Large-subunit ribosomal RNA, domain III from a Betaproteobacteria bacterium, 385 nucleotides, folded computationally.

Context: one part of a larger RNA
RNA sequence: GAGUAGCGAUAAAGGGUGUGAAAAGCACCCUCGCCGAAAGCCCAAGGUUUCCUGCGCAACGUUCAUCGGCGCAGGGUGAGUCGGCCCCUAAGGCAAGGCUGAAAAGCGUAGUCGAUGGGAAACAGGUUAAUAUUCCUGUACCGCUCUAUGAUGCGAUGGGGGGACGGAGAAGGCUAGGCCAGCCGGGUGUUGGAAGUCCCGGUUCAAGCGUGUAGGCGUGCUUGGGAGGAAAAUCCCUCAAGCUUAGCUGAGGCGUGAUAACGAGGGUUCAAGUGACCCGAAGUGGUUAAUGCCAUGCUUCCAGGAAAAGCCUCUAAGCUUCAGUCAUAGAGAGACCGUACCGCAAACCGACACAGGUGGGCAGGUAGAAAAUACCCAGGCGCUU
Numbered sequence: 001g002a003g004u005a006g007c008g009a010u011a012a013a014g015g016g017u018g019u020g021a022a023a024a025g026c027a028c029c030c031u032c033g034c035c036g037a038a039a040g041c042c043c044a045a046g047g048u049u050u051c052c053u054g055c056g057c058a059a060c061g062u063u064c065a066u067c068g069g070c071g072c073a074g075g076g077u078g079a080g081u082c083g084g085c086c087c088c089u090a091a092g093g094c095a096a097g098g099c100u101g102a103a104a105a106g107c108g109u110a111g112u113c114g115a116u117g118g119g120a121a122a123c124a125g126g127u128u129a130a131u132a133u134u135c136c137u138g139u140a141c142c143g144c145u146c147u148a149u150g151a152u153g154c155g156a157u158g159g160g161g162g163g164a165c166g167g168a169g170a171a172g173g174c175u176a177g178g179c180c181a182g183c184c185g186g187g188u189g190u191u192g193g194a195a196g197u198c199c200c201g202g203u204u205c206a207a208g209c210g211u212g213u214a215g216g217c218g219u220g221c222u223u224g225g226g227a228g229g230a231a232a233a234u235c236c237c238u239c240a241a242g243c244u245u246a247g248c249u250g251a252g253g254c255g256u257g258a259u260a261a262c263g264a265g266g267g268u269u270c271a272a273g274u275g276a277c278c279c280g281a282a283g284u285g286g287u288u289a290a291u292g293c294c295a296u297g298c299u300u301c302c303a304g305g306a307a308a309a310g311c312c313u314c315u316a317a318g319c320u321u322c323a324g325u326c327a328u329a330g331a332g333a334g335a336c337c338g339u340a341c342c343g344c345a346a347a348c349c350g351a352c353a354c355a356g357g358u359g360g361g362c363a364g365g366u367a368g369a370a371a372a373u374a375c376c377c378a379g380g381c382g383c384u385u
C1' cells in the first nucleotide's frame, strides 16, 4: 500500500426462553423463506473413526462461538440365509513339459489364477446415545455330517442334455403406488344446515406354506431298425409302426401366517426427556395404474448376438450280505473376513469447510404427453461475517 480488496452462489430471516464471563451465529419453541427426479432416502467406489457421549476453546472454522467434521477422554460395528471367502469360468495374467534365442528373455500346451458374469437358503415387528434382513420376539428356509427305519444297481476328471444369453416393436394379464367412497376417532364461533353437513387424522400388515389361475412352451410312451457322440451306454440324434394329448413353466389372486403385530388417540408416573409404563377404535369396497412382474415370453429383423461349474441323465473301470443311491424321521454343526460414519459431498478426486467432477437404485400430490415446468408431501435446509 491499507484498516483498502475480500469474507466463496441474492434460498431470508424475525422473536421468545435457556445456558454462559460474554449470544446475530449454540440448544429448545413460535413465525417466515428455500429444495422437493432433490438441496430427500438407500447402495457401490473412495475415505478410515470423521460415528455416539462427557469435558474443553490456545490453534483449526475466512467474523463470534458457550458450537463443530477442532482438542482430550470414554464408548460404539454382533450374520448358516446380506456381501466376500467358497464352486465356476470371460477378457487377460502366470505357465510343468515344449518351441525360439548367444544370453537376458519371448511365445505357448496341459494346467492354474482372474468378476464387472453363472451357482443353496429370511421375512415382519421391536429395541440402542451410537448396530441391526446381524441383537430380541414371532414365523420360516437351505445345503452338509451322523443315526434309525424302509426300498434299491450304484458308480466319472468321460458321453449327452441343460445352464445359455442380440436389436427393434406390439398387445395382453397383473401388482407396487395413487385417488375416491365407506368405516372409525376427534372438532364444529357466525350464518342456510345439527341422528345431518362441514373440517382434521387414521384406515397398515412380509417371507414361508397350501391352492395352481391369466398366460407361455409343448406331444409323450412302447416296440423295432440305423450311422454317430475317440471306449461303453438303457442317455443324446434319426427312421418306421402302434397307442396317446400328457407334461413343463408361470405373475397375480385367494386361504394361512395373523385371536399376533402395528395403529389415530387416550391414561398413569417421574429425576420432565425425542423419557418410562399401560390401554387401544376402524382396519372395507370401487376406480386408476406403471418405465416394475409374467417375460431369458410373443412377433419381427440381420449385423446372427460369452464360457464353465452347480443341476439332470448315461454308462466305463470297479463294487455288488459291504459300500453306494433314494425316501422318511431324529440329532448335530454351519467357521473366517466386511458391517460404525460420510457417500452429488465441509468426510471421495480437485493444495482450502473450493459455485468444478463422481457409477447404480427409490420416484408422493395438483396441472401436464412427460423423469419438462410451476407450486407443494415425506424429508432436508436458510448455503459460518
Base pairs, nucleotide, nucleotide: 013031014030015029016028017027018026032382033381034380035379040362041361042360043359046342047341050340051075052074053073054072055071056070060068061067080141081140082338083337084336086119087118088117092113093112094111098107099106100105122139123138124137125136126135142334144332145331146330147329148328149327150326151325152324153319154318158314159313160312161311166301167300168299169298172294173293174292177288178287179286180285181284182203183202184201185200186199187198204261208256209255210254211253215249216248217247220243221242222241223240224239225238226237228236229235262283265279266278267277268276269275270273302305348357349356364376365375366374367373
It was read from a public genome assembly. Lineage of the source: Bacteria > Pseudomonadati > Pseudomonadota > Betaproteobacteria.